[in-house]
RNA sequence: GCCCCCGUAGCUCAGGGGAUAGAGCGAGCGUUUCCUAAACGCUAGGUCACAGGUUCAAUUCCUGUCGGGGGUA
Numbered sequence: 001g002c003c004c005c006c007g008u009a010g011c012u013c014a015g016g017g018g019a020u021a022g023a024g025c026g027a028g029c030g031u032u033u034c035c036u037a038a039a040c041g042c043u044a045g046g047u048c049a050c051a052g053g054u055u056c057a058a059u060u061c062c063u064g065u066c067g068g069g070g071g072u073a
Stems, first nucleotide, its partner, number of pairs: 001072007010025004018056001027043005049065005
């Protein structure tokens, strides 16, 4: 250089055109306990990497850029 995969919450990842964008872990608060842990409940937390395009509608499809991983001479 060329080819392939990935980029969504603090972390690990679902979601592959129309839902209020989700789960687990983590964080905060509460219940329980003499206290802690565990358990249970609630809450907060998101530029869906960036830009453009297609579409009535894009996290999702297309193109480019950036970043990460892998393959190849």